Molecule: transfer RNA
Organism: archaeon
RNA sequence: GCUCGAAUAGUGUAGCCCGGUAAUCAUAUCAGACUCUCACUCUGAUGACGGGGGUUCGAAUCCCCCUUCGAGCA
Numbered sequence: 001g002c003u004c005g006a007a008u009a010g011u012g013u014a015g016c017c018c019g020g021u022a023a024u025c026a027u028a029u030c031a032g033a034c035u036c037u038c039a040c041u042c043u044g045a046u047g048a049c050g051g052g053g054g055u056u057c058g059a060a061u062c063c064c065c066c067u068u069c070g071a072g073c074a
Stems, first nucleotide, its partner, number of pairs: 001073007010027003020057001028046006050066005
């Protein structure tokens, strides 16, 4: 230099191919229930689409550029 892949709550992930308005699950944190208390369990709440631009009525999803990480080729 070229090619390919990855980036989503504090953490780990689904959703992307085939666009649809409330982004999934687990964990974490907080509150409540349960318990003499704690733990366990149950219920509820909090919290995220790497950055910019484009297409579209509508973008985590499609297109372009950039950043970071990984793999391969030279």